Notes:
This is a predicted complex of two RNAs, RNase P RNA and transfer RNA, with 454 nucleotides together. It holds a member of the Rfam family "Bacterial RNase P class A". The family's RNA type in Rfam is ribozyme.
[in-house]
RNA sequence: CGAGGCGGACGGGUGACCGCCGGCGAAGUAAAUAGCGUUGGAGGAAAGUCCGGGCUCCACAGAGCAGGGCGCUGGGUAACUCCCAGUCGGGGCGACCCGAAGGAAAGUGCCACAGAAAAUUACCGCCGGGCUGCAACGAUCUCCGGAGAGCUGCAGUCGGGUAAGGGUGAAAAGGUGGGGUAAGAGCCCACCGGCGGCCGGGUGACCGGCCGGCCAGGUAAACCCCGCCCGGAGCAAGACCAAAUAGGAGGGCGAUCACGGCGGCUCGCCGAGUCCUCGGGUAUCGGUCGCUAGAGGCGCCGGGAGACCGGCGUCCCAGACAGAUGGUCACCGUCUCGAAAGGGACACAGAACCCGGCUUACAGUCCGCCCUCGGCCC
RNA sequence: GCCCGCUUAGCUCAAAGGACAGAGCGCAUGGCUUCGGACCAUGAGGUUAGGGGUUCGAGUCCUCUAGCGGGCACCA
Numbered sequence: 001c002g003a004g005g006c007g008g009a010c011g012g013g014u015g016a017c018c019g020c021c022g023g024c025g026a027a028g029u030a031a032a033u034a035g036c037g038u039u040g041g042a043g044g045a046a047a048g049u050c051c052g053g054g055c056u057c058c059a060c061a062g063a064g065c066a067g068g069g070c071g072c073u074g075g076g077u078a079a080c081u082c083c084c085a086g087u088c089g090g091g092g093c094g095a096c097c098c099g100a101a102g103g104a105a106a107g108u109g110c111c112a113c114a115g116a117a118a119a120u121u122a123c124c125g126c127c128g129g130g131c132u133g134c135a136a137c138g139a140u141c142u143c144c145g146g147a148g149a150g151c152u153g154c155a156g157u158c159g160g161g162u163a164a165g166g167g168u169g170a171a172a173a174g175g176u177g178g179g180g181u182a183a184g185a186g187c188c189c190a191c192c193g194g195c196g197g198c199c200g201g202g203u204g205a206c207c208g209g210c211c212g213g214c215c216a217g218g219u220a221a222a223c224c225c226c227g228c229c230c231g232g233a234g235c236a237a238g239a240c241c242a243a244a245u246a247g248g249a250g251g252g253c254g255a256u257c258a259c260g261g262c263g264g265c266u267c268g269c270c271g272a273g274u275c276c277u278c279g280g281g282u283a284u285c286g287g288u289c290g291c292u293a294g295a296g297g298c299g300c301c302g303g304g305a306g307a308c309c310g311g312c313g314u315c316c317c318a319g320a321c322a323g324a325u326g327g328u329c330a331c332c333g334u335c336u337c338g339a340a341a342g343g344g345a346c347a348c349a350g351a352a353c354c355c356g357g358c359u360u361a362c363a364g365u366c367c368g369c370c371c372u373c374g375g376c377c378c
Numbered sequence: 379g380c381c382c383g384c385u386u387a388g389c390u391c392a393a394a395g396g397a398c399a400g401a402g403c404g405c406a407u408g409g410c411u412u413c414g415g416a417c418c419a420u421g422a423g424g425u426u427a428g429g430g431g432u433u434c435g436a437g438u439c440c441u442c443u444a445g446c447g448g449g450c451a452c453c454a
Stems, first nucleotide, its partner, number of pairs: 001374005006368005012332007020041006043348001047359002050357005055234004062267004067230005072086005087101001088099004102225002107223002109219003123166002125162003129158007137150001140147002174192006193215001195212007238289004248278006259271003280453003296315008333346005379450007388403004396434001405421005427443005
């Protein structure tokens, strides 16, 4: 200098003027509104609503089944499918990155096409055996014409052995080499992979060593098995403040084995009528609370490898009618068009009960007293 | 705001994880007809909404994104 990797922060700035929503204050008022002053007013994702909690109601949140979720190990946390550290596997020259990563030796299913065969399989090939036929040789017998046990080769056929070779496939019955054999084969041996046992290390996942026999296809984001977790609904939860009516009609169930709470079923508990449809009423989008002080922000100190935890100090920081959080101008910043003057543009996107995560979208800028690879120079 | 569901040809729908995703209607061309319809024959038309993953193989299984649709006040 170039190419990259990792972590973190920000995400237009300043000023003027004009507005909008909320809180507080003073004056005024029976009480308020308006107006005045002062103060606060979107995000790193406020988003998707994918996980986990708080909170509220339904038994006090109960039991079993079903169902759902998760799945290496240890830790963190209110909790998690999240985070941190590690193990193993994969990718990269490397910094580093990625992984839904239990069990296929509990059972069931599936593995299209091709192939003999997709899990106990023999198509071709190889090997030996029986039978038949043909040919050569031929012990022996002979009436000398022949007959012929046996053996060898070839062909056919029957029933075997063989997973080394061929070919198929995403995948072929552990791999490579040697010995061995009728031919072969973990049949035997060496190394490697896998499995089991023992020993050692580690909290553990796991790692290392030794020994053993000889081997087990893949798929669980197929059913399933094992382990752990999960009651349901959601702020339109829920509580309070009133008034009104046709306190209605039709239908289901019912005095206990039913119905409802209980939004899958059963038990159990509670209630005394209850549920559905139509119709009616109300403030008909009613008002107040829930509602924003919180697993809160910032700073310092301490513990820890880290996620995180503890202590002290300090601050109060949006809360609605699903409605506010903006606009204009000037200067600067960045990008872009243009020869110049000058013009244009400003990423993704916006709270709605509140938090912790994940995921997705995002123009650009900055920091690292972080790292890797390559080239050149000293 | 919260809770659910759906997406395959122009439209309506099929397709136990297995070749090149089918059917009806519609469309195009040709035939029949004086012409049109009906009918007959042939044909076109698909990134299975989009991306990633699991698997030998995905319309189907898992996940993310996009689009569309539905439901939810109180009282008797």
Its mean pLDDT, the model's own confidence on a scale to 100, is 78.